Transfer RNA from a Planctomycetaceae bacterium, 73 nucleotides, folded computationally. Its Rfam family is "tRNA". By type it is a transfer RNA. The coordinates come from a structure-prediction model, not an experiment, and the mean pLDDT is 82.
[in-house]
């Protein structure tokens, strides 16, 4: 340079057109429980990289930009 993947809550990861107000684990806030800590239990906060485009309707197809990974001489 050239082909291929991959970008979702603070991490880790579900879901691949409406049924979702984007679930679920750790973590975190508050509350219960306890002399107190841990630990349980209850609530609760928090995400679709970023432009466009297709569709009645996009995290889901498409196409472009950035980031990361990967292959290739």
């Nucleotide at each position: 340079g050239c082909c291929c993947c991959c970008u979702u809550c603070g991490u880790c990861u579900a879901g691949c057109g409406g049924c979702c107000c984007a679930g679920g684990a750790c973590a975190u806030a508050g509350g219960a429980u306890u002399c107190u800590c841990a630990g349980u239990c209850c609530u609760g906060u928090a995400a679709c990289a970023c432009c466009g485009g297709u569709u009645c309707g996009a995290u889901u197809c498409c196409g472009g930009u950035a980031g990361g990974g990967g292959g290739u001489a």